[in-house]
């Protein structure tokens, strides 16, 4: 340096005083008193996921909408955890990944640049082919003997043309390196790499590896729309239940209405003018009890498993307020730091407080110990 685990986390003990839950006692059965015992976290935070539980009379299908996104396993479940594959970073131990599909379609890639999705030539390079010009020929043709036409040789130009190897622009430019070939070039050909296809082998799988073959093969982006696979009824403890008390109803719509994200099908229930229900205005109540803590619970040991975790044995009960308790003072112990005459003295102790409960994730934060691994000297 990297990773994992554990612990302390103003905690423990004593005294005095104070608050509160439970149990017990006495009592005048109302307060109150006495005794015993318990009393805020690793995140209680965020309210981001998943559930238990409660209610909506059953909660069935489709569309819309939303979430997840490699493979396997764990779990009550999850967007979480464990293990693996692939990719990226690192010298390494390790860390990170919004990790399915771009050949179903649509969109976007500014500026620069020739060209950024079906292309493209700016600078360059070439001079084979056509063209223009110059020179030459012991060549041919004609004839107004002019050097006119044709042919051949040499040279120049770079107009037409060829090129995409080199350079430039850019985040990115139509596979990479090398050899051959060519007028110059180009997978044009070949070797190796890369890629596609086929097959063998290994693996539950993601995938890996080997062999053959191929055309010389053409970007990126889906936390853009989209496609594919899987999953999702709603609302929430201010849910809900019981008791007591109290009041004041009125209007509109109305034949269909209600069933809790929206639409729709089905189903169930209520109702059809003696009217279900919906909406609007207004009045009363906000009191008491319960839900409220025995749990997918904690600790420990053993077995299985790489692990997450599962199974079994033993043991324990570990806040439950109701406007909100869990505290104050003193001393001692603990941890860290400093000083020291080594007796001790002083200072500091982070982030932060339950409210139905649990499994996670994320964020904030002071230290210490142990183990394993990597690198350098």
């Nucleotide at each position: 340096g990297c990773g994992u685990g554990c612990g302390a986390g103003u905690g423990g003990g004593a005294a005095c005083c104070g608050c509160u839950g439970g149990c017990g006692g006495a009592c005048a059965u109302g307060c109150g008193c006495c005794g015993c015992u318990g009393g805020a976290g690793g995140a209680a935070a965020g309210u981001c996921c998943g559930a238990g539980c409660u209610c909506c009379g059953c909660a069935g299908g489709g569309c819309a909408g939303g979430a997840u996104g490699c493979c396997g396993g764990g779990u009550a479940a999850c967007g979480c955890c464990c293990g693996g594959g692939c990719g990226g970073c690192g010298a390494g131990a390790g860390c990170c990944g919004a990790u399915g599909g771009a050949a179903a379609g649509u969109g976007c890639c500014a500026c620069a640049g020739a060209g950024a999705g079906c292309a493209g030539a700016c600078c360059g390079c070439c001079g084979a082919u056509g063209g223009u010009c110059c020179g030459g020929a012991u060549g041919g043709c004609c004839u107004u003997u002019g050097a006119g036409c044709c042919u051949c040789c040499g040279g120049a130009c770079a107009c037409a043309g060829g090129u995409a190897a080199g350079g430039g622009u850019g985040a990115a430019a139509g596979g990479g390196u090398g050899c051959g070939g060519u007028a110059a070039g180009a997978g044009c050909g070949c070797a190796c790499c890369g890629g596609g296809c086929u097959g063998g082998c290994g693996g539950u799988a993601a995938c890996g590896u080997c062999a053959g073959u191929c055309g010389c093969u053409u970007g990126g982006u889906a936390a853009a729309c989209c496609c594919c696979a899987u999953c999702c009824g709603g609302a929430g403890c201010a849910a809900g239940g019981c008791c007591a008390a109290g009041c004041a109803g009125g209007g509109a719509c109305g034949a269909g209405g209600a069933g809790c994200u929206g639409c729709u099908c089905g189903c169930u229930c209520c109702a059809c003018c003696u009217g279900a229900g919906u909406c609007c205005c207004g009045g009363g109540u906000a009191g008491g009890c319960u839900g409220c803590a025995c749990g997918a619970g904690g600790u420990u040991c053993g077995c299985a498993g790489u692990a997450a975790u599962g199974c079994g044995g033993a043991u324990c009960c570990c806040a439950g307020a109701g406007a909100a308790a869990u505290g104050g003072u003193u001393c001692c112990c603990c941890a860290u730091c400093g000083c020291c005459u080594c007796g001790g003295c002083g200072a500091u102790g982070a982030c932060a407080g339950a409210a139905c409960u649990c499994g996670g994730c994320u964020u904030a934060u002071u230290c210490g110990c142990a183990c394993g691994c990597a690198c350098c000297c």